RNA sequence: GAACGCUAGCGGGAGGCUUAACACAUGCAAGUCGAGGGGCAGCAUAAUGUAGCAAUACGUUGAUGGCGACCGGCGCACGGGUGAGUAACGCGUAUGCAACCUACCCUGUACAGGGGGAUAGCCCGGAGAAAUUCGGAUUAAUACCCCAUAAAGAUAUCGAGAGGCAUCUUUUGAUAUUUAAAGUUUCGACGGUACGGGAUGGGCAUGCGUAACAUUAGCUAGUUGGUAGGGUAACGGCCUACCAAGGCGACGAUGUUUAGGGGUCCUGAGAGGGUGAUCCCCCACACUGGUACUGAGACACGGACCAGACUCCUACGGGAGGCAGCAGUGAGGAAUAUUGGUCAAUGGGCGUAAGCCUGAACCAGCCAUCCCGCGUGAAGGAAGAAGGCGCUAUGCGUUGUAAACUUCUUUUCCAGAGGAAUAAAAUUUUGUACGAGUACGGAACUGAAGGUACUCUGGGAAUAAGCACCGGCUAACUUCGUGCCAGCAGCCGCGGUAAUACGAAGGGUGCAAGCGUUACUCGGAAUUACUGGGCGUAAAGCGUGCGUAGGUGGUUUGUUAAGUCUGUCGUGAAAUCCCCGGGCUCAACCUGGGAAUGGCAAUGGAUACUGGCAAGCUAGAGUGAGGUAGAGGAGAGUGGAAUUCCCGGUGUAGCAGUGAAAUGCGUAGAGAUCGGGAGGAACAUCAGUUGCGAAGGCGGCUCUCUGGACCAUCACUGACACUGAGGCACGAAAGCGUGGGGAGCAAACAGGAUUAGAUACCCUGGUAGUCCACGCCCUAAACGAUGCGAACUGGACGUUGGGAUCAAUUGAGAUUUCAGUGUCGAAGCUAACGCGUUAAGUUCGCCGCCUGGGGAGUACGGUCGCAAGACUGAAACUCAAAGGAAUUGACGGGGGCCCGCACAAGCGGUGGAGUAUGUGGUUUAAUUCGAUGCAACGCGCAGAACCUUACCUGGUCUUGACAUCCACGGAAUCCUUUAGAGAUAGAGGAGUGCCUUCGGGAACCGUGAGACAGGUGCUGCAUGGCUGUCGUCAGCUCGUGUCGUGAGAUGUUGGGUUAAGUCCCGCAACGAGCGCAACCCCUGUCCUUAGUUGCCAGCACGUAAUGGUGGGAACUCUAAGGAGACUGCCGGUGACAAACCGGAGGAAGGUGGGGAUGACGUCAAGUCAUCAUGGCCCUUACGACCAGGGCUACACACGUACUACAAUGGUGGGGACAGAGGGUCGCGAAGCCGCGAGGUGGAGCCAAUCCCAGAAACCCUAUCUUAGUCCGGAUUGGAGUCUGCAACUCGACUCCAUGAAGUCGGAAUCGCUAGUAAUCGCGGAUCAGCAUUGCCGCGGUGAAUACGUUCCCGGGCCUUGUACACACCGCCCGUCACACCAUGGGAGUUUGUUGCACCAGAAGCAGGUAGCUUAACCACGUAAGUGGAGGGCGCUUGCCACGGUGUGGCCGAUGACUGGGGUGAAGUCGUAACAAGGUA
Repeated sequence: GAACGCUAGCGGGAGGCUUAACACAUGCAAGUCGAGGGGCAGCAUAAUGUAGCAAUACGUUGAUGGCGACCGGCGCACGGGUGAGUAACGCGUAUGCAACCUACCCUGUACAGGGGGAUAGCCCGGAGAAAUUCGGAUUAAUACCCCAUAAAGAUAUCGAGAGGCAUCUUUUGAUAUUUAAAGUUUCGACGGUACGGGAUGGGCAUGCGUAACAUUAGCUAGUUGGUAGGGUAACGGCCUACCAAGGCGACGAUGUUUAGGGGUCCUGAGAGGGUGAUCCCCCACACUGGUACUGAGACACGGACCAGACUCCUACGGGAGGCAGCAGUGAGGAAUAUUGGUCAAUGGGCGUAAGCCUGAACCAGCCAUCCCGCGUGAAGGAAGAAGGCGCUAUGCGUUGUAAACUUCUUUUCCAGAGGAAUAAAAUUUUGUACGAGUACGGAACUGAAGGUACUCUGGGAAUAAGCACCGGCUAACUUCGUGCCAGCAGCCGCGGUAAUACGAAGGGUGCAAGCGUUACUCGGAAUUACUGGGCGUAAAGCGUGCGUAGGUGGUUUGUUAAGUCUGUCGUGAAAUCCCCGGGCUCAACCUGGGAAUGGCAAUGGAUACUGGCAAGCUAGAGUGAGGUAGAGGAGAGUGGAAUUCCCGGUGUAGCAGUGAAAUGCGUAGAGAUCGGGAGGAACAUCAGUUGCGAAGGCGGCUCUCUGGACCAUCACUGACACUGAGGCACGAAAGCGUGGGGAGCAAACAGGAUUAGAUACCCUGGUAGUCCACGCCCUAAACGAUGCGAACUGGACGUUGGGAUCAAUUGAGAUUUCAGUGUCGAAGCUAACGCGUUAAGUUCGCCGCCUGGGGAGUACGGUCGCAAGACUGAAACUCAAAGGAAUUGACGGGGGCCCGCACAAGCGGUGGAGUAUGUGGUUUAAUUCGAUGCAACGCGCAGAACCUUACCUGGUCUUGACAUCCACGGAAUCCUUUAGAGAUAGAGGAGUGCCUUCGGGAACCGUGAGACAGGUGCUGCAUGGCUGUCGUCAGCUCGUGUCGUGAGAUGUUGGGUUAAGUCCCGCAACGAGCGCAACCCCUGUCCUUAGUUGCCAGCACGUAAUGGUGGGAACUCUAAGGAGACUGCCGGUGACAAACCGGAGGAAGGUGGGGAUGACGUCAAGUCAUCAUGGCCCUUACGACCAGGGCUACACACGUACUACAAUGGUGGGGACAGAGGGUCGCGAAGCCGCGAGGUGGAGCCAAUCCCAGAAACCCUAUCUUAGUCCGGAUUGGAGUCUGCAACUCGACUCCAUGAAGUCGGAAUCGCUAGUAAUCGCGGAUCAGCAUUGCCGCGGUGAAUACGUUCCCGGGCCUUGUACACACCGCCCGUCACACCAUGGGAGUUUGUUGCACCAGAAGCAGGUAGCUUAACCACGUAAGUGGAGGGCGCUUGCCACGGUGUGGCCGAUGACUGGGGUGAAGUCGUAACAAGGUA
């Protein structure tokens, strides 16, 4: 360096296999020189021959241009690629080489004389499929060899001078030995040899820097050094022989893992962190491994040899190959391009040159991969168009000046025309000048990109917008769909029927030829903290000390100059970054100059500080001398009390134990008591937030030994100090080993209890152990959860051990100073709590430790241990929290205070019976629906035979039973009749109203069409309203102020008091609001006014009797207004308060009694079926009508009532006294009829007048006499009455008959504190009828008890604990079962890597060589030849790659089985923890 999704107009500049250093088809990427050579295959030219009329064809001649192959020279070691290996002198930086090399290039000096023998090519012949190869003959050179020359060089020996001081360097002399050369030629030149110098390029060495792991701690035999030699260009264990035993390592050796390094690049304020693509430098590599050759240079990408793997060819005998060069192919992968053009430029190789070669390079192609720039139009334009979407919908809003439309522009686009720079250069040629190979001119010629960039003309808005997002973070909102589904999601989280969060749409926001997503890095993160963090309780101080290394270190002087500061010099490549300029129209980009490059090295200076060295000092530290206190340690001895046991005496029936019991002990004599004895352990009182010790820890008394501390004074030493990684020592309890001991206690164990269970808590026993000696273990909430040392910084009050001063001495004292040990607190610190001279304050030094929770203090490895186990100590995986301190609530089988018919004290009930009624359940076609702990269940229902009615069955209707609008018709309406269960349908008849501007209109009815109606359908968890409940409990809040970082607190708490947050006092609070109370109604007393329908004292009349009548206004009463009660008065208590207690007066006394009145809020409490209402749903039905049925069912269960069980009673007879109500579709009297329900009747009454209407309990009397009865009345049979269209399902009542259960009710549970409970009747609403049992009212009779607040329930206030906040119906732990995930062990199996030992030994190099062979040189010889030197082949020795065998180490993979861990929906068992969590 990106990739993926959607989309896409252009240009410029960059970049482009991060994966398989995986395998590669094809083409190209390194050649060149004829001015080195012999030559001449091919091409061209020339000459010439033959044939042919000619064109032309075929020959000959290397003659010419040139040139394939070959010999030779140079190059091929550059350029280009890649990053596998490498943790290294590999890289970076700075030095060194007096220890070195360097072809080509520049420069200097000196040379080049004479010979010789071969060999390729070509030719001939042979082998082979091919690659290739063999033999013979012949030949050249700038190929090769010999001799000469030697200025110069090298080597050796002997000298001399100079310089430097680790070994040395340099100049020079003598002697000896030794080493050179090549030609070509166009005569200009190009080459050759030796030796100097330069330049360039390399080689080597060194300091410093350079990843992770210590769960890698020891490594090393050529290892470290020396001597001698070899080897190299060169130093060196580089190699060899010998000698010595060294060398490296906690400042991290060795090992393992990972990785090319740097300039840079990204990020960051910086310090840092990450990175190593492109470009530049260095290194390494070239299929894998090894090896050398050639050469100046290689152990060589496109060379060689060998081995290996793979691929290809083959005639099976053999051969060939290496893209990590450029393109390209396959493979891998989320992913990365053309088998392009040109050598025009830049550069490279060769060449004198022309030139040739050059996938280096320059260009082009592909890709939105990145950066930069431009465009997709601009101005006007409101009927605010159409369409879309939304809404409060007759219409409005929004999309939106947006579009249409008008005018303008032409970047871009299309067409046409013109058209570069890059070439100031090279080459060739020519001219001039001179310093003679250079300078300056002229001419000719050379452009891949490219007819490209650019310019001009014409045309026409023409060719050009998407993507993501819109709950918060984070800019941007609505509708529909969906309904914990589908889906979203970076974190928090959304979705279960009204989703701004899913999907779609409209609208909006942000970027824009891109936009999103994913991956990675830095930042934010002070979240590894050098800059710049922490450790009492959040993670974190080693259990404690001694002490090694290390770090740090008092004071004075001198010296030094290592650190430090400063000047100068060198370097820190270029590019990059930054600054100032310049060039492309701008920019990106390119480019000039500068700055910078924190570094390293060299050199000069300064000397305060630090360090080194030297000499001192005494304030730190220590020593000696004098005292003091102490549960400091070790050993030996010794004492009394108590427990237990044993013996004996006395003595008798229990003891012991608990919540209660039992097990246990005891008549074989316990327990109790007295005496005697044994044994072990621990040491009451003293005893104290007293003392000592480093910590653990230490407690009777005495002795011996011994450590430390403190105080005071003097003397001495003279920094000897502090801390302390490793190390060493100590280290409670439990535990282990050996041997003792064993009274009490007491794990395990046994038994008894408890319990659902109880492997516990409680009880009875009881063994290890606890004790001693010796040896281990080495851990604790080893805690002050606070490392050690030092210095500094207000105080107050205790206490322990010393000292000093003063006072006093009859005992106590006061002040002060050291050393400990406590409490409270200033400043300061702290998240808060808190700490606070004993710091958690302010600083210094050193050590240890921490970095989210779980997994886990686990696994593996290692060390230690007899074992138990300890120390060290991860990861995978998983969660979005875990945690601290404090706050407000709630809760507690926490505490304190207080209240309530809460308990207690009482009275009466329920629960048992029968019936009524409601509910559950069951049943049913339907048994409509709702209400469900208190706070549903005689509730909605103040009244289901039809209706009601919502349910079921059947029959019907579809603009509808009901509302509005339109059109047409008709008044409306009434009556009769037919069919039908009825709804309904049909037929017939009666009837023509009201207003009018004469058109018509209003009401009503019918028909038709559509808007719409309708729904007791769903959602009370979308809602309003209303209601219940805590609770008529005394609470709930606010403003300002104050305190606190804050949540919050204060007020509102405290002391009293109250029914009360009622009031008083106090108080950093002061006030206020909603509640309490009061104001309202009824009732209790009195007064005033009024006097009918009510009343009647007095007066009068009248009756059998009655306020019946006149009259009265006194009384009762009625109904309006007043008075009265306020702790007002007295006494006491209290704090002189508030208030309480008692009393007086009073009709009433401390709220007189009752009612209405219900704070903030809680319960998603109840109600969509009273009503209203959002949304959803139905629309010939979930709407509407009708008939019948059902809501009244009935094995059962529950609630609420009634009636009873009887004598305080039942029954018969007689007698008395209310209040409050209702009444015209009504109440209905008297009278008469009926046993009765009732019938008849109709007076009176629109009501203080009449009626309902006889109140009952009660009183008197009679009877019944304790029984299933003269109790009780259910049930059933029969006969009736009334209401009503209709009493079958399914009404009430009456009469006759029947006469069930039931003899006071288990566990449990309810109401009530005075005109109350209990008991007795009366009325009303609803209503045709239906309630002696429900509900709401009314009066009559009329009690008992309250010591008190321990307990149950509920509530209030304060306080405490909390792991709860959905708030204890909370939270939460572990086993087991199931599923999934990662991981440890595991008989083993296996991949890779590596050590050691051995075998083996290709190519190559080095050594040896007795076999074979050999041109140059030498010797001998006339010659042939022989011999020598030297070489080659072969053989052999050594080294060594691959390979093999054996045996170890390490990392992984896998493995039957197995261990724990994590995560999962509402599984199982218990309830361990959180409250005193029920055993802290």

Predicted 3D model of a 1480-nucleotide RNA (small-subunit ribosomal RNA) from a metagenome.
The sequence is in RNAcentral, with records from SILVA.